[in-house]
């Protein structure tokens, strides 16, 4: 690295539009892709921010266990 399998957390909020979802506007959230960031002897982070991404379900998902 591929794959399989298990993986939380937070409005199926409110308005638009014929109805759900996804568009778009608004207003509250979450951190476990990714990025960022100070600390710390160093180097990092499950710490921290919340751009990004997320807030039924689908899709992802750090990380764990199995097989190449």
């Nucleotide at each position: 690295a591929a794959u399989c399998g298990g993986g939380a957390g937070a409005g199926a909020c409110c308005g638009u539009a014929u109805a759900u979802a996804a568009g778009c506007g608004g207003c509250g959230c979450c951190g476990a892709a990714g990025g960022g960031g100070a600390u710390g002897c160093a180097g990092a982070a499950a710490c921290u921010c919340u751009c990004a991404g997320g807030c039924a379900a689908a899709a992802g998902g750090a990380c764990c266990g199995g097989u190449u």
This is a predicted structure of a 68-nucleotide RNA (Glycine riboswitch aptamer) from uncultured Marvinbryantia sp.